[in-house]
């Protein structure tokens, strides 16, 4: 200098004018006015997971249903995160996958001879029979065709073809035999907390892929959701009918309540009613410090940080800064001056922890490979 890998930070600043909304003070209690202070994000998004919170007459067992899946840890919890193991990809930094296909069922397009069957012969190779032809006095030998058989080493098809490489062997071949690698099974008082790793022995080796197909194994999950739910005010009816059961929100058992005050239907009333939940004390934020490889946890100090209910958090102007283009000056670039343009994705709605997706541009850290120079 070039090409990459992983991670992080920011995503304009200041001032003026005019506003919006919330809180507090004052005037005057509301309206209103005035002063002071606060006012979007890294994703507020998708609503995909997990929780807090609330209610369902505490939710026990079974079935059904849903989810997760190497091991160990972190956490309120998780499908999240960290470390490790293993397989695969990459020269590497690093990245991707992860229960079971030897319980059973099912599927494997096109192509191909054959797609899972104690496999399979399309072309090729090889032994033999027959026919034809050439050469040879002859035994024979060569070529072509055909038939029976052997053969998966090589070719061809395919996403995938029944372990790989090499040697021996053979008519030609083949785990047919052998060596190494791989695979399966067993053992070790080997090692590790565990997934696993290591070592030894046996078996030529038989069982392809798909479980985001059904399924099997292990673990987890009660349901509904802030329109949850509670309080207040106003008003109609203290109405009529139905079931005999109703609640625990798929079903059964079980359990609780029970003849109306419950449940269902009809009818009537109120209403885009008010307050709380709800916004300032929290799984909170910042800094420091200790433990841990890390995720994370403990301690100390400091801070208080948006909040509506048709939904505020904005608009315009100026200065500066950033990026791009042009011109001037200049020995190129840089710097400087002038002019013009650009500035993304997107906006809270009960609140948190994650994941995923979108994003103009700017900056930083660590690491890898290649080239050059000293």
């Nucleotide at each position: 200098g070039g090409a990459g890998a992983g991670g992080g930070u920011c995503g304009g600043a200041c001032g003026g004018u005019c506003g919006a909304u919330c809180g507090g003070g004052c005037g005057u209690u509301u309206u209103c006015g005035u002063c002071c202070g606060g006012u979007a994000g890294g994703a507020a998004a998708g609503u995909c997971c997990g929780g807090a919170c609330u209610c369902c007459g505490c939710a026990g067992g079974g079935c059904a249903g849903g989810g997760c899946g190497g091991c160990c840890g972190c956490u309120a919890a998780c499908g999240g995160c960290g470390g490790c193991c293993u397989c695969g990809a990459g020269u590497g930094a690093u990245c991707g996958g992860g229960g079971g296909a030897a319980a059973g069922u099912g599927c494997c397009a096109c192509a191909g001879a054959a797609a899972a069957c104690g496999a399979g012969a399309c072309g090729g190779c090889c032994u033999g029979g027959c026919c034809g032809g050439g050469c040879g006095u002859g035994a024979g030998u060569c070529c072509g065709g055909u038939c029976c058989g052997g053969u998966c080493a090589g070719g061809g098809u395919g996403a995938a073809a029944u372990g790989g490489u090499g040697a021996g062997g053979u008519a030609a071949g083949a785990g047919c035999u052998c060596a190494c690698c791989g695979g399966c099974c067993g053992c070790g008082c080997g090692u590790g907390a565990g997934a696993g790793c290591c070592g030894c022995g046996g078996c030529g080796c038989u069982u392809g892929g798909c479980a985001a197909a059904c399924c099997c194994c292990g673990c987890c999950c009660g349901g509904a959701g802030c329109a949850a739910g509670g309080c207040c005010a106003a008003g109609c009816u203290g109405g009529g009918g139905g079931a005999u059961g109703g609640g625990c929100u798929g079903c059964c058992c079980g359990u609780c309540c029970g003849a109306g005050g419950c449940c269902c239907c009809c009818g009537g009333g109120u209403a885009c009613g008010g307050c709380c939940g709800c916004a300032a004390c929290g799984a909170g934020c910042a800094c420091g410090u200790g433990g841990g490889c890390a995720a994370c946890c403990g301690c100390g100090u400091g801070c208080c940080c948006a909040g509506a209910g048709g939904a505020a958090u904005g608009a315009c102007c100026g200065u500066c800064g950033c990026c791009c283009g042009g011109c001037g000056a200049g020995a190129c670039u840089a710097c400087c001056g002038c002019c013009g343009g650009g500035g993304a994705c997107a906006g809270a709605a009960u609140c948190c922890g994650g994941c995923u997706u979108a994003c103009a541009g700017a900056c930083c850290c660590u690491c890898u490979c290649c080239g050059c120079u000293c």

Bacterial RNase P class A from a Deltaproteobacteria bacterium, 374 nucleotides, folded computationally. It matches the Rfam family "Bacterial RNase P class A". It is annotated as a ribozyme. From the family's description: Ribonuclease P (RNase P) is a ubiquitous endoribonuclease, found in archaea, bacteria and eukarya as well as chloroplasts and mitochondria. Its best characterised activity is the generation of mature 5'-ends of tRNAs by cleaving the 5'-leader elements of precursor-tRNAs. Cellular RNase Ps are ribonucleoproteins. RNA from bacterial RNase Ps retains its catalytic activity in the absence of the protein subunit, i.e. it is a ribozyme. Isolated eukaryotic and archaeal RNase P RNA has not been shown to retain its catalytic function, but is still essential for the catalytic activity of the holoenzyme. Although the archaeal and eukaryotic holoenzyme s have a much greater protein content than the bacterial ones, the RNA cores from all the three lineages are homologous -- helices corresponding to P1, P2, P3, P4, and P10/11 are common to all cellular RNase P RNAs. Yet, there is considerable sequence variation, particularly among the eukaryotic RNAs. Identified in Yersinia as Ysr151/RnpB. A source record names the gene rnpB. NCBI's taxonomy places the organism under Bacteria, Pseudomonadati, Myxococcota, Myxococcia.